[in-house]
Context: one part of a larger RNA
RNA sequence: GAACGAACGCUGGCGGCGUGGAUAAGACAUGCAAGUCGUGCGAAGGUUAGCGGUAGCAAUAUUCAAUAACUUUAGCGGCGAAAGGGUGCGUAACACGUAGGUAAUCUACCGUAAAGUUGGGAACAACUUGCCGAAAGGUAAGCUAAUGCCGAAUGUGGGCUUCCUUGUAAUUCAGGGACGCCUAAAGCCGGGGACCGCAAGGCCUGGCGCUUUACGAUGAGCCUGCGGCCUAUCAGCUAGUUGGUGGGGUAACGGCUCACCAAGGCAAUGACGGGUAGCUGGUCUGAGAGGAUGAUCAGCCACACUGGAACUGAGACACGGUCCAGACACCUACGGGUGGCAGCAGUCGAGUAUCUUUCACAAUGGGGGCAACCCUGAUGGAGCGACGCCGCGUGGGGGAUGACGGGCUUCGGCUUGUAAACCCCUGUCAUUCGUGAGCAAAGCCAAUAGGUAAAUAAUCUAUUGGUCUGAUAGUAGCGAAAGAGGAAGGGACGGCUAACUCUGUGCCAGCAGCCGCGGUAAUACAGAGGUCCCGAGCGUUGUUC
Numbered sequence: 001g002a003a004c005g006a007a008c009g010c011u012g013g014c015g016g017c018g019u020g021g022a023u024a025a026g027a028c029a030u031g032c033a034a035g036u037c038g039u040g041c042g043a044a045g046g047u048u049a050g051c052g053g054u055a056g057c058a059a060u061a062u063u064c065a066a067u068a069a070c071u072u073u074a075g076c077g078g079c080g081a082a083a084g085g086g087u088g089c090g091u092a093a094c095a096c097g098u099a100g101g102u103a104a105u106c107u108a109c110c111g112u113a114a115a116g117u118u119g120g121g122a123a124c125a126a127c128u129u130g131c132c133g134a135a136a137g138g139u140a141a142g143c144u145a146a147u148g149c150c151g152a153a154u155g156u157g158g159g160c161u162u163c164c165u166u167g168u169a170a171u172u173c174a175g176g177g178a179c180g181c182c183u184a185a186a187g188c189c190g191g192g193g194a195c196c197g198c199a200a201g202g203c204c205u206g207g208c209g210c211u212u213u214a215c216g217a218u219g220a221g222c223c224u225g226c227g228g229c230c231u232a233u234c235a236g237c238u239a240g241u242u243g244g245u246g247g248g249g250u251a252a253c254g255g256c257u258c259a260c261c262a263a264g265g266c267a268a269u270g271a272c273g274g275g276u277a278g279c280u281g282g283u284c285u286g287a288g289a290g291g292a293u294g295a296u297c298a299g300c301c302a303c304a305c306u307g308g309a310a311c312u313g314a315g316a317c318a319c320g321g322u323c324c325a326g327a328c329a330c331c332u333a334c335g336g337g338u339g340g341c342a343g344c345a346g347u348c349g350a351g352u353a354u355c356u357u358u359c360a361c362a363a364u365g366g367g368g369g370c371a372a373c374c375c376u377g378a379u380g381g382a383g384c385g386a387c388g389c390c391g392c393g394u395g396g397g398g399g400a401u402g403a404c405g406g407g408c409u410u411c412g413g414c415u416u417g418u419a420a421a422c423c424c425c426u427g428u429c430a431u432u433c434g435u436g437a438g439c440a441a442a443g444c445c446a447a448u449a450g451g452u453a454a455a456u457a458a459u460c461u462a463u464u465g466g467u468c469u470g471a472u473a474g475u476a477g478c479g480a481a482a483g484a485g486g487a488a489g490g491g492a493c494g495g496c497u498a499a500c501u502c503u504g505u506g507c508c509a510g511c512a513g514c515c516g517c518g519g520u521a522a523u524a525c526a527g528a529g530g531u532c533c534c535g536a537g538c539g540u541u542g543u544u545c
Base pairs, nucleotide, nucleotide: 001545002544003543004542006541007540008539009538010537013392014391015390016389017388018387019385020384026348027347028346030345031344032343035079036078037077040076041075043073044072045071046070047069048068049067052064053062054061055060086303087302088301096227097226098225099224100223101222102221105220106219110216111215112214113213114212115211116210117209118152120150121149127142128141129140130139131138132137157183158182159181160180162178163177164176165175166174167173187208188207189206190205191204192203195202196201229275230274231273236266237265238264241263242262243261244260245259246258247257248256278300279299280298281297282293283292284291285290305326306325307324308323309322328339329338330337331336356382358381359380360379364378365376366375367374368373395425396424397423398422405416406415407414408413429486431481432480433479434478435477443467444466445465446464447463448462449461450460451459489534490533491532492531493530494515495514496513500529501528502527503526504525510517511516
């Protein structure tokens, strides 16, 4: 000199963009952060309509009632909940970075293509009834549906065994072929001319699904080379250890695991042990080489009160899932239960120190759904903090008998100083009034054209027209009004280092980054005037280069 997620002191007008728990991975009150689908399913409640029944001569009334539409609720079922969000405890490791490999692998949803979607059965919730319990909840019996579950059929295909054949030096490899064995599925929502049917419907057709397979896309697993901390006051380490054969296991290779066999494997190019630490793109500094660092943003990894384990699933050994153990906290009728903010806010604590218990799903993105739509503390915004960077303002011009006051003085004057007063202007920002965006496209409705179709039905796509949707926010911007009105401080002045005098003090009180000042004329302490530097900041402290 530069830098900072900074803190402290004094001071503080506005705006834009960023940024803000670095310590206790300490403990957490409260609210919210993961739901959705009624076009998979059976119920229950509500509202409306209601052929019919009943009452009435009739208009009509009526929950007696098949049914229909809308709506709400829990349940069964599907998908999601493994993403997104947080933190940096652990980890010196194939964790990360980089370059490769996988003939040793998997991949829900998505895309392309091929083939199929036949026909049956048995349950369990909800519900009803009984019992136990303070509660959390549990238990027994009975009833019931499905795109839930289980057989059967078919096999375009796929898998397995055996055999044939081609390639190769050869195979347990690859391509082609054959016999045999094993292996699927689920329906729902529309529309319709002819034909069949008493009717329901068949039949035809569109959409969403479901099943099998191949390829792709995306994501992931595994393996290998190289690279980057300190320590020898750590020198030997290792028994599933190193390799082989065989069995098991995995999506997959492998001591991954097990039985047997062999005795290997690593190490001064630092094994093993100890300490510290998430890694990287980057960031800071520096002419560079290098040094330091890893906040925000992005990629990867690890973790979710502590330790362990598996289940479900395409994917987890799962932050807001389950089970076991532990510590802690809460409820209790003392028998027993419940909980996990390193999600967003917020509280206490510890600390030099770090924000609102805010608005909205309008946009972007994600989950569910045919869609409408619902959910989303992701995200978009606003709030707080000069924490940082950047921009703007606190006025401009004129104005000398050089006023008053202050300071100094050689008492002549000098200085503060064009500074003020005074005159003439301007209107940025703030204030008030008015006007007022963009972020909006999609969606929905209609028409037209095209695809599909027997069909101008239905459905899909495109175009055109109409209509609707904004948290920020009556914000940005623009216009107008008034008045210099509302807006300057901090540090320094002995040398380094830009800037000097007076008074007080008298080795005292004090200053100080280093050298050093102060013991009666202190430009170094304290105050004042003046000056210098920076300026909504200025200094101090800490840390890095």